[in-house]
RNA sequence: GGGGCAUUAGUUCAGCGGGAGAAUGUCACACUGGCAGUGUGAAGGUCAGGGGUUCAAAUCCCCUAUGCUCCA
Numbered sequence: 001g002g003g004g005c006a007u008u009a010g011u012u013c014a015g016c017g018g019g020a021g022a023a024u025g026u027c028a029c030a031c032u033g034g035c036a037g038u039g040u041g042a043a044g045g046u047c048a049g050g051g052g053u054u055c056a057a058a059u060c061c062c063c064u065a066u067g068c069u070c071c072a
Stems, first nucleotide, its partner, number of pairs: 001071007010024004018055001026042006048064005
């Protein structure tokens, strides 16, 4: 210098064009002798940043950033 992959909740990840979700963690409540365990509920997201396509973009295209990786 060139190619590929990843970037979504505190953490680990799903979601491949129309509802942003799961597990775990956090908080509240209930059960329990109990700060453990189980159950119920709640909060928590500029979907890495910018631009474009589209009626509509986390999702498609381009650029940039960071990390990993392959070639030279």